[in-house]
RNA sequence: AGAGUUUGAUCCCUGGCUCAGGAUGAACGCUAGCGGCAGGCUUAACACAUGCAAGUCGAAGGUGAAGCAGGACUUCGGUUCUGUGGAAACUGGCGGACGGGUGAGUAACGCGUAGGGAUGUGCCUUUGAGUACGGAAUAACCGUUGGAAACGACGGCUAAUACCGUAUACGCCCCCAGGGGGAAAGCUCCGGCGCUCAAAGAGCAACCUGCGUCCGAUUAGCUUGUUGGUGAGGUAAUGGCUCACCAAGGCUGCGAUCGGUAGCUGGUCUGAGAGGAUGGUCAGCCACACUGGGACUGAGACACGGCCCAAACUCCUACGGGAGGCAGCAGUGGGGAAUUUUCCGCAAUGGACGAAAGUCUGACGGAGCGACGCUGCGUGAAGGAUGACGGCCUGCGGGUUGUAAACUUCUUUUCUCGAAGAAGAAGCUCUGACGGUAUUCGAGGAAUAAGCAUCGGCUAACUCCGUGCCAGCAGCCGCGGUAAGACGGAGGAUGCAAGUGUUAUUCGGAAUGAUUGGGCGUAAAGCGUCUGUAGGCUGUAUAGAAAGUCUUUUGUUAAAUACCUCGGCUCAACCGAGAUCCAGCAAAGGAAACUUCUAUACUUGAGGUAAGUAGAGGUACAGGGAAUUCCCGGUGGAGCGGUGAAAUGCGUAGAUAUCGGGAGGAACACCAAUAUGGCGAAGGCACUGUACUGGGCUUUACCUGACGCUCAGAGACGAAAGCUAAAGGAGUGAUUAGGAUUAGAUACCCUAGUAAUUUUAGCCGUAAACGAUGAAAACUCACUGCCGAGCGAAAUACAACGAGCGGUGGUCAAGCUAACGCGUGAAGUUUUCCGCCUGGGGAUUACGCUUGCAAAAGUGAAACUCAAAGGAAUUGACGGGGACCCGCACAAGCGGUGGAGCAUGUGGUUUAAUUUGAUGCAACGCGAAGAACCUUACCAGGGUUUGACAUGGUGUUAAUUCUUUGAAAAAAGAAGUACCGUUCGCGGUAGACACACACAGGUGGUGCAUGGCUGUCGUCAGCUCGUGUCGUGAGAUGUUGGGUUAAGUCCCGCAACGAGCGCAACCCCUGUUUUUAGUUACAAGUAAUCUAAAAAGACUAUCGGUUAUAAACCGGAGGAAGGUGGGGACGACGUCAAGUCAGCAUGCCCCUUAUACCCUGGGCUACACACGUGCUACAUUGGGUAGGACAAUGAGACGCCAAACCGCGAGGUCGAGCUAAUCUACAAACCUACUCUAAGUUCGGAUUGGAGGCUGCAACUCGCCUCCAUGAAGUUGGAAUCGCUAGUAAUCGCUGGUCAGCAACACAGCGGUGAAUCCGUUCCCGGGCCUUGUACACACCGCCCGUCACACCAUGGGAGCUGGUUAUGCCCGAAGUCGUUAUACCAACCGUAAGGAGGAAGACGCCGAAGGUAGAGCUAGUGACUGGGGUGAAGUCGUAACAAGGUAACC
Repeated sequence: AGAGUUUGAUCCCUGGCUCAGGAUGAACGCUAGCGGCAGGCUUAACACAUGCAAGUCGAAGGUGAAGCAGGACUUCGGUUCUGUGGAAACUGGCGGACGGGUGAGUAACGCGUAGGGAUGUGCCUUUGAGUACGGAAUAACCGUUGGAAACGACGGCUAAUACCGUAUACGCCCCCAGGGGGAAAGCUCCGGCGCUCAAAGAGCAACCUGCGUCCGAUUAGCUUGUUGGUGAGGUAAUGGCUCACCAAGGCUGCGAUCGGUAGCUGGUCUGAGAGGAUGGUCAGCCACACUGGGACUGAGACACGGCCCAAACUCCUACGGGAGGCAGCAGUGGGGAAUUUUCCGCAAUGGACGAAAGUCUGACGGAGCGACGCUGCGUGAAGGAUGACGGCCUGCGGGUUGUAAACUUCUUUUCUCGAAGAAGAAGCUCUGACGGUAUUCGAGGAAUAAGCAUCGGCUAACUCCGUGCCAGCAGCCGCGGUAAGACGGAGGAUGCAAGUGUUAUUCGGAAUGAUUGGGCGUAAAGCGUCUGUAGGCUGUAUAGAAAGUCUUUUGUUAAAUACCUCGGCUCAACCGAGAUCCAGCAAAGGAAACUUCUAUACUUGAGGUAAGUAGAGGUACAGGGAAUUCCCGGUGGAGCGGUGAAAUGCGUAGAUAUCGGGAGGAACACCAAUAUGGCGAAGGCACUGUACUGGGCUUUACCUGACGCUCAGAGACGAAAGCUAAAGGAGUGAUUAGGAUUAGAUACCCUAGUAAUUUUAGCCGUAAACGAUGAAAACUCACUGCCGAGCGAAAUACAACGAGCGGUGGUCAAGCUAACGCGUGAAGUUUUCCGCCUGGGGAUUACGCUUGCAAAAGUGAAACUCAAAGGAAUUGACGGGGACCCGCACAAGCGGUGGAGCAUGUGGUUUAAUUUGAUGCAACGCGAAGAACCUUACCAGGGUUUGACAUGGUGUUAAUUCUUUGAAAAAAGAAGUACCGUUCGCGGUAGACACACACAGGUGGUGCAUGGCUGUCGUCAGCUCGUGUCGUGAGAUGUUGGGUUAAGUCCCGCAACGAGCGCAACCCCUGUUUUUAGUUACAAGUAAUCUAAAAAGACUAUCGGUUAUAAACCGGAGGAAGGUGGGGACGACGUCAAGUCAGCAUGCCCCUUAUACCCUGGGCUACACACGUGCUACAUUGGGUAGGACAAUGAGACGCCAAACCGCGAGGUCGAGCUAAUCUACAAACCUACUCUAAGUUCGGAUUGGAGGCUGCAACUCGCCUCCAUGAAGUUGGAAUCGCUAGUAAUCGCUGGUCAGCAACACAGCGGUGAAUCCGUUCCCGGGCCUUGUACACACCGCCCGUCACACCAUGGGAGCUGGUUAUGCCCGAAGUCGUUAUACCAACCGUAAGGAGGAAGACGCCGAAGGUAGAGCUAGUGACUGGGGUGAAGUCGUAACAAGGUAACC
C1' cells in the first nucleotide's frame, strides 16, 4: 500500500458487496511441557442455605460470672465470708456517612471544564480564654409477672465524661444601640489525656453560573408555582425552596415539549491524521442498596450489613403473632455460549477505637482454579548415504519423505531425587500468611514434553485414490452431472506454534456521509417557475473601537495511562524515577493588515428622471371572411361512403353530387423565405381593430448614494386531464355500440357516438413541467448567420463598410469530462447562497400527519431479498431498419416431382430377432462398389473356456489321410512317422496335441475425452499480421471513401506504409496449328484420319469511343479461339461440442465358463399406414413388324467368348481367337416401307397361373432370366415443390466397379440427337460490403412482462383480545415532618402548697406512598379473514418492452 466481483471484451466510470490488518473481560472445536505478570457473571438490579465482612474504649461509669488463695460452718453433698480475678451484658464516648459492591435509574448543573459567592464543618493544626457551685433521675441489677417466640409490663436500688440548674464569660449571638442572651467533665500510672467558649488554617461538604455532553420533526408548540415582583416562613446558606398578594409573564426552528436509548470522565481500541467506536480492570465524580414513601440521630445520612410505614416474596409459629433482605467475601440454585476457592493471614500497606499494649478489618497481602490475555524458556546439539526399511507418486528409469531415522560422540535449560536456603522487618528486642517458596549446589539419564489450520483465485502451499449436481464445500467469486489441484481420505507442502482455527463485536481499508476529503446534462441527485421573511454573504476611501484574529505572560487541565530518557526483577512482559508535550478553558498586557462595529465621504453595483424603440407579453370589448355540419327550397335519379380487402352505416320516405337562402359553434388558410424569428419568470402566447396594462432594449445627460445577491419556512402563478355550478355544443372524440381482422382481439382499421374539448365563477397543483443543466457576479481564443434600437464616415435614403450594446443560433482553440460531449448563454477558471443524492428491489409503497368536494397530492419508512442494478463507449450478431451489389434467388422458358403401378431408402408398427449408425438445408437408391449360407454385428438352440488369433514355459508328437456317429461344431477309431546336426545317448527347427500362468478377445459404452478423415456456410471474397499513428481502454486505422471487377481484381485518394493466408496464375482434359514418331491404327507407304510426345497460340496486344488523361468498360478488325475460351483438380481464418469409437487408430470405464469363441436354423426381405428418391407409363412427335446407318469410355485367364449346330427363348453342345489400338460385345434414338386410328386400345405393363433355364453344398422363407397365358391402376396429376443459361436442358442407348449368382430401375462414367428463354432486380430465398438501432453476446430458436396455479418467507389492514408504560381528574389515605390544640400524663427550674414555665402522648389540619376508580396517550404481543410484496431447474395463458419489436416508445 491494496485485491476479488457487473461485461464477449473495456473504462484511473459510477456503485454496492466481500477479503487481507489491529483489538477483545470473550465463547466454541482440536491439542497441551514449564515459569513470571495481569485479568476472570458482559446474561437475571433473578432468588438466596451456611459462615464471616464494624467494631472498639475498664485511663468515662456502675455491676461483677467462672477460676484461684485464705477463714468459718457442715447432714461431708456442700454453704458462706474476705481477697484476687476478670468473663459477660449494661450506661456513656468515638466509629457504624469511611472502606467494600453494583450500574437499575438518570439526557440532568448528573458528569467534564472554567469560574463565582450567600455557607457548614467531628477528628487534625495554630492562637487566646476558661474548666466554679449545685441538683434530679435511669439502665444494668433484684423481685413479681405476660408471651410459643420475638419481645415485654409493673415495683424497688444505683453510678458517670449520661441529664439539668446557677455563677462567670473580653473576643461570640441578638438589638429599638439603652440593653439582653449564651459554656464546661472529668480521669490519671502525675508524665499527661480530656472538656467548654472564641478566632484562624487545612482538608472535606453544600449551593450558583458560562461552555461542552446520543437519536428521532412520522414529537411543533410547551408552561399556572408556571416567569417576575413585594412581604413572610424555612434552610448551614442563595433562591418559588414554601406560602399570601400583585403583574402576565417564561421557553421554543441556534429544536422547546414529548418519545427512545444511556451512568459521566481520566482513559481504552483503531486510524497517517481528522475522526470513529467504547467506558470491563485501575483512578475521580454521581446514583442505588428487595420495591415505593418517610423522617430520626448525628459534624456529616434521609443511612448496603440503622429505624418507621405500605406492597410483593421467603421463613418460623402454640395461629394469637413474629423474623428477613449477599448490587460485601466465599458459596448455592436459576438464567446463559460463558466467568474461579464456602482457602491462608493480619507478617506488610491502609482504616476504626484506644494514652498504650492491643482488638477488629473477606479493605488488603497472598495462595488455589481455568492457556482467558501479554511475555519468557523448552521439547536436544554435532556428525551421519547403501540416500536403509516402510509410505506416496511414477514416463517404471526413478523421484520424494530425507540427514530425517538407525548409528557414534556430546550437553542437561527442563524433569526426578538429595542438600543448603533468603530479601521482603519499619522499630533495641520480638514479629513472615506467602514458604522450606525464590535462589544456589550435587547426582541421574536424551531422558518427561507438538500440535492446529490451510494448500482453485484473492493468499504462502499439489499430486493420487474414492465419489459422480450425490455426498458435501463455501468469506466473495464459485466448486461437484466419470479423468474434481475447490467434496472425503492419503502422501507431500505452506503458515503459525503451546498453541491453533472458527464464531461474535469494533476500528481500518471505506474519499462508501467527503472539515481535512465526494458529488447532482446522460450513472442516485437542480424544487415546475417566480416574489420574498428570518438567516448567510456583500463595492471604494478615511478615522476610531477591538468582538473575531494574531502575539506575550499567568493559572489550571488530579494521579495513573501515552511518548522520551534512565533504572529494578538473569531478559522480556511487569515495575519504579525524572522530564517533555500539542491542545482546551480562564485571566492580564499588546498589535490593528483582514472580517466585524461606529462615524463621515464616494460612484463603478442597484435604482430613478428624460428621449426613442421592437414584440403571437397580459386582460376586456367590438368586428371579419373561408371551411365543416345542420335546416329550407330547386335540379337530378342510384348509388354514396369506407378499406389492404370488406362490412356495419346513409339512400327511391330521393342520399351522394350541384345551385340558392338561412342557422350555429369552434378554429383563424393565404399574407409569411413562418424562420435553430419575436415576447414572457415558467406554464405558455398567432384573424383584424380599440381601450387598459406589465416587462425589456438603445441613447444621452442628470439625480439617490450600496439602497445589493441568494433565500429555510411563507405567498403567488402554474400544460393537459379531472371535479362543482351555470351556459354552450359545429367539428373532433375517451367510455360505449356495431362492423371487420384474428386461434382469440375487451386492440390497431372502419361506421356511429356520450363525457370532454368552448365560455364564466371556483377547485385541483401534477407532467419526459427537459437545456433531463438552480440563481447571481467576474474573468478567459477565433470565425460566421439572424433579431432590436442607435453611432461613425458619406449631401440624403436603401445597401455596403467600421467600432460597440442587448438577445438568439452554428463550427471550433485552451480547459474540462468516465466517455459521449460542453466550449464567452460553459459541463472552463473562481466567489456567494439555496435545493438535492449516498447499491438494486421492496417503494410513485405501508402507517401517521397535512391539504382536497372527490380523484388524489405532499411528507415518507421498515422487515425481507439480491450481488449486483447502472452510465458511456467497443467488437460482433440480429432487425417484419436504410443504401449498394451478387447468385437458376426471382422473373422469362424447358422438363419434372406431388396423382397410378412397381423398385429402393426411412419413419411407425410388429417380432424371439426384425443388428446398427445417419435425422432441416448439410438423414432418407445414405455407410452398403451388391444380406439365400458366409457376410452378420441380431434372435433361438447345441457346444468351448489360455480360448478362432499373438508372445513366452514344460511335456508328448512329423505332417497328413481315411472310416463311423451327429443338424453341424465336434467326438471316437484306423493308417502313417518329416527336416538339420550328431560323440548315435540325443539336441535343435517348424507344425500339431496336452498342462499351468502371464494374458488373449469384445462391431460392449462414451464422436460431449480424442487422432485421422469428411460434410456445410462456400469457390462466398473474405480472414489476419508487423511497424507507425489515434484512443485512458476494449479497440480503431490499414480493410473505409470515388470508380471498377467474377474477385480485398485493379486504379485514384487518404496516417498510414508494407506483408501473409485466400482470389487469380502455375497442374490436368478439351478446342487450332506446327514438328517428330508410327504398332496391333490408317492403309498398302506414311500425304491425310488416328495414336502419343514436344512446341506454338490469346496478352485488352491493336483500332475507335466513354471515363479523371487512371483502372476499366463498350464496339470493331484479324483470328481455330477475345476479354476467366469451355471443363476439372484445388476449399482462407473460422462456424455448427455437425458426422464417424461400426473403416482404422486411441484414453478412460465395463465383460472375462462371458458382453469372448464355434456351429445349425432363423432374422436384417415382416406390413394397417406415412414420407423421400427413382423406374415405367398414361400413347399417333406414338405402338408393332421388316429392312438399313453411325459412336465413345471401358472390361476380359477361376476370364471375355467368335463361327457352326440344337432350342420359340432363356440357354446348351462343340470350339477358333485374345494376357488385348490385333480377339470378344446387334449401340439406340435415327432413316425407309407396311400396319394400327382415338379405343383403357395392337397404349400400359402390374399381378397371378403354368412350363422352363442359369448360378450355387443349398434358390421354401429369400435370387435372376425365358416362354405361354392372365392383362390391374393409369387418359398428364390439388395445395405445394425441384432441376437447368449451350453442346446446357431434354431425349437415346453403351460401359464399368462390387459380384458364384442377383433383387442395378441404383451409383460412377461414355458417347449419339439436340432446344427455348434471360425485359429486368419491385418481390421470395441465400450471401457480401457500408451505415443505423439494440435492454441480444448460449448472440432473435435471443431477451423478457403480467395475471393465474403451487410451496415458503417477512409484512400492512382487521371485529377484537391480552399486557406494559405515561400523564391527568376524583376517592381513600399508612408512616412521618410541620402547624394547631392543651384533654388524661410528666423528676430537675420557680413556688411552702395549689399551681406555673416547659416537655410529651393523644386529637385535629396541610402535604403525602401504595391502592381504588374514570376516560385518555404511547407501545408490545396475538387474531378468523384479507391486501399487496419477495423468493422458488424445467406449470398455465397470452406476447407488453428491447430492431421501425411488427400500432415508435415514454411521463
The RNA shown here (small-subunit ribosomal RNA) has 1451 nucleotides and comes from an uncultured bacterium. It matches the Rfam family "Bacterial small subunit ribosomal RNA". Its family is annotated with structural constituent of ribosome and ribosome in the Gene Ontology. The RNAcentral record of the sequence draws on ENA, Greengenes and SILVA. The coordinates come from a structure-prediction model, not an experiment, and the mean pLDDT is 83.